Context: one part of a larger RNA
RNA sequence: UGACGGGGACCCGCACAAGCGGUGGAGCAUGUGGUUUAAUUCGAAGCAACGCGAAGAACCUUACCAAAUCUUGACAUCCUCUUGACAGUACUGAUAAACGGUAUUCUCUUCGGAGCAGGAGUGACAGGUGGUGCAUGGUUGUCGUCAGCUCGUGUCGUGAGAUGUUGGGUUAAGUCCGCAACGAGCGCAACCCUUGUUCUUAGUAGCCAGCACAUAAUGGUGGGCACUCUAGGAAGACUGCCGGAGACAAUCCGGAGGAAGGUGGGGAUGACGUCAAAUCAUCAUGCCCCUUAUGAUUUGGGCUACACACGUGCUACAAUGGCGUAAACAAAGGGAGGCAGAGUCGUGAGGCCGAGCAAAUCCCAAAAAUAACGUCUCAGUUCGGAUUGUAGUCUGCAACUCGACUACAUGAAGUUGGAAUCGCUAGUAAUCGCGAAUCAGAACGUCGCGGUGAAUACGUUCCCGGGUCUUGUACA
Numbered sequence: 001u002g003a004c005g006g007g008g009a010c011c012c013g014c015a016c017a018a019g020c021g022g023u024g025g026a027g028c029a030u031g032u033g034g035u036u037u038a039a040u041u042c043g044a045a046g047c048a049a050c051g052c053g054a055a056g057a058a059c060c061u062u063a064c065c066a067a068a069u070c071u072u073g074a075c076a077u078c079c080u081c082u083u084g085a086c087a088g089u090a091c092u093g094a095u096a097a098a099c100g101g102u103a104u105u106c107u108c109u110u111c112g113g114a115g116c117a118g119g120a121g122u123g124a125c126a127g128g129u130g131g132u133g134c135a136u137g138g139u140u141g142u143c144g145u146c147a148g149c150u151c152g153u154g155u156c157g158u159g160a161g162a163u164g165u166u167g168g169g170u171u172a173a174g175u176c177c178g179c180a181a182c183g184a185g186c187g188c189a190a191c192c193c194u195u196g197u198u199c200u201u202a203g204u205a206g207c208c209a210g211c212a213c214a215u216a217a218u219g220g221u222g223g224g225c226a227c228u229c230u231a232g233g234a235a236g237a238c239u240g241c242c243g244g245a246g247a248c249a250a251u252c253c254g255g256a257g258g259a260a261g262g263u264g265g266g267g268a269u270g271a272c273g274u275c276a277a278a279u280c281a282u283c284a285u286g287c288c289c290c291u292u293a294u295g296a297u298u299u300g301g302g303c304u305a306c307a308c309a310c311g312u313g314c315u316a317c318a319a320u321g322g323c324g325u326a327a328a329c330a331a332a333g334g335g336a337g338g339c340a341g342a343g344u345c346g347u348g349a350g351g352c353c354g355a356g357c358a359a360a361u362c363c364c365a366a367a368a369a370u371a372a373c374g375u376c377u378c379a380g381u382u383c384g385g386a387u388u389g390u391a392g393u394c395u396g397c398a399a400c401u402c403g404a405c406u407a408c409a410u411g412a413a414g415u416u417g418g419a420a421u422c423g424c425u426a427g428u429a430a431u432c433g434c435g436a437a438u439c440a441g442a443a444c445g446u447c448g449c450g451g452u453g454a455a456u457a458c459g460u461u462c463c464c465g466g467g468u469c470u471u472g473u474a475c476a
Base pairs, nucleotide, nucleotide: 001476002475003473004472005471007470008469009468010467011466012465013464015460016459019424020423021422022421023420026315027314028313029312030311031310032309033308034306035305042053043052064301065300066299067298068297069296070295073125077124078123079121080120081119082118083117084116088104089103090102091101092100093099106115107114108113127290128289130288131287132286136284137283138279139278140277141275143273148186149185150184151183152182153181154163155162156161168177169176192267193266194265195264197235198234199233200232201231202230203229206225207224208223211222212221213220238261241255242254243253244252245251317417321376322375323374324373325372327370333364334363335362338357339356343352344351345350383414388409389408390407391406392405393404394403430452431451432450433449434448435447436446
């Protein structure tokens, strides 16, 4: 100087408390451990691994296993020889397929050849999701959006170092005032995006106040841009104003005006560093290793196993509910090998047909919770939907291992969950649906969007984590 303390002082955080809803019990989904297996590919491991890499394993993916094949190779450059093709199409051989055989068809030219492609050969080489993240780059997590981390010059000290950065106030903040070392840098804040108010410009594909037309009805049409909205520009918030407290300061408390008030809400933004943290399997890369195999191709299987254990979720256990009937109100997205209206067939998943739309025009598209009416009357039930049977639909060469969905039948556990434990302070929690990426198909996951919309916070004694100062130390 740090680190540590079941030392002290001060301060903060959904850290506790006050509340609301969960997890832990059940069924299922999903990840992991373990076990099993020919293989169940690999990585991730307290917080910070475990719906994680994976924004999507039937084949492919795929790295694993079995079997069958290839050896200058599936891929790149160079050299020699040779052919005029290769691919595709047709026929055909064997097989599970890879793999072959036959037929068919190059371009330019100064006619020397050149280009391109196939075959054969030779070796230089290719290739490796093989090892080492404790050899590395790059990227990322974490403490933590915590308020810290440093430097120059000066001064002090023999020196390690100190000072500044401590002390008094104050702040979300090393924020500011101020005291007195003087200044500076990386962080904080602001500048950026979005949302909340107003003005202005523009007015189609958006809108319809007033005028007119048409219709069973509809901005459907003429017309208009007032309104909504869209998207450009601008204004607006700065403790600016008033009162009080305070050191006449910083700042705090209250008030006015205002759409918004003291950082208005949300996002992006992550200092010096810590964990030899994670990743050699995104990629790159040193060294080591394999080279008729640890490389490459193909078929089939596996990654989907199942006594069990854990994590994360979904659905429930019901009446603030279930079911039926008929009404209403979103936002944000996506669409051409696509989204698909209407019509029609089917109980349905869907089928047929194909209007419109490269989209503020058309489509996906029905929002759902909610309100109204009816029914059920506390039951393992008209709760709950697992499991299983049968019949189907769709995607796709192909749904046996191993897809999703539909109809009918079946109707398991479950009556609110021990010890323990998690999230959340406002348009938040809770609850309700909608969309997208990936994607042929395959979400209860992920990322977004809006609808309805709470309770509580006395306070900082205690638990956890963090910051500043101080003190002790046999630690560095």
This is a predicted structure of a 476-nucleotide part of an RNA (small-subunit ribosomal RNA, 3' major domain) from an uncultured rumen bacterium. The prediction has a mean pLDDT of 81.